The prediction has a mean pLDDT of 79.
Predicted 3D model of a 94-nucleotide RNA (Glycine riboswitch aptamer) from Robiginitomaculum sp.
The sequence was found by an Rfam model in a public genome assembly.
NCBI's taxonomy places the organism under Bacteria, Pseudomonadati, Maricaulales, Robiginitomaculaceae, Robiginitomaculum.
It matches the Rfam family "Glycine riboswitch aptamer". Rfam describes the family as follows. This family represents the bacterial glycine riboswitch. Glycine riboswitches usually consist of two metabolite-binding aptamers domains with similar structures in tandem. The aptamers cooperatively bind glycine to regulate the expression of downstream genes. In Bacillus subtilis, this riboswitch is found upstream of the gcvT operon which controls glycine degradation.
C1' cells in the first nucleotide's frame, strides 16, 4: 500500500383500523397504505458485430454499473435478529 474469507465495532428507512385474546401485549389473523442498505430483476455511456450510407454518421444485436428504478422476496411493533455500506485487525504486495 491493499483482494478474498473471517472477527469486532458503527449502521437507515416506511402504520394505520378491525377481529381474536386475561391484555392498551412486544402474540396470531384480515384489510388497506407505506419503505429500500439481506438477496433479485431492469437498466446509460462506451467496447465488439451485423446492415445502411452523402463516409460525417445512422440504426438493430452482444455485452455492460450503483446507494438509479422495480418491489417478486424481505421489512414498517420496545428489545432482539437481519441490514448495503464504512472503521479496524487479519490476510497478501511492495
Nucleotide at each position: 500500500c491493499u483482494a478474498a474469507a473471517c472477527g469486532c465495532u458503527g449502521g437507515a428507512a416506511a402504520g394505520c383500523g378491525c377481529c381474536g385474546g386475561a391484555a392498551c401485549a412486544g402474540c396470531g389473523g384480515c384489510g388497506c397504505a407505506c419503505c429500500g442498505a439481506a438477496g433479485g430483476a431492469g437498466u446509460a455511456a462506451g467496447c465488439c458485430g451485423g446492415a445502411c450510407u452523402u463516409a460525417g454518421g445512422u440504426u438493430c444485436g452482444u455485452u455492460g454499473a450503483a446507494u438509479c428504478u422495480c418491489u417478486c422476496a424481505g421489512g414498517u411493533u420496545a428489545c432482539a435478529g437481519g441490514g448495503a455500506c464504512a472503521g479496524c485487525g487479519g490476510g497478501g504486495g511492495c